[in-house]
């Protein structure tokens, strides 16, 4: 560093319409579309420093200075994806035993 197992783990509509299924009804489940939201699967974007390159100043040369370009992060940001009762999922953290 990687995966596995165990434990903890937030946020946001119990929204509307239509269709299907279950049902005696009430109601429930699934799908699609619409509106409103969330950020902690995944994904996109961005900085300083630093590294590299180019140009200029300077210079015997190295160094230095200035400008530009490229690379580089997140719990920031976007909200594509995903999510908005429970469940599931879940960044991250701890533990266990493994692999590199």
């Nucleotide at each position: 560093c990687c995966a596995a197992u165990c434990u903890g783990g937030a946020g946001a509509g119990c929204g509307g319409u239509c269709g299907g299924c279950c049902g005696g009804c009430a109601g429930g489940c699934c799908g699609a579309c619409c509106c409103a939201c969330c950020g902690a699967a995944g994904g996109g974007g961005c900085a300083u420093c630093c590294g590299g390159c180019g140009c200029g100043u300077g210079a015997a040369g190295u160094g230095a200075c200035g400008c530009g370009c490229c690379g580089c992060a997140a719990u920031c940001u976007c909200u594509c994806a995903g999510g908005u009762c429970c469940a599931a999922g879940g960044a991250c953290a701890g533990a266990u035993g493994g692999g590199g």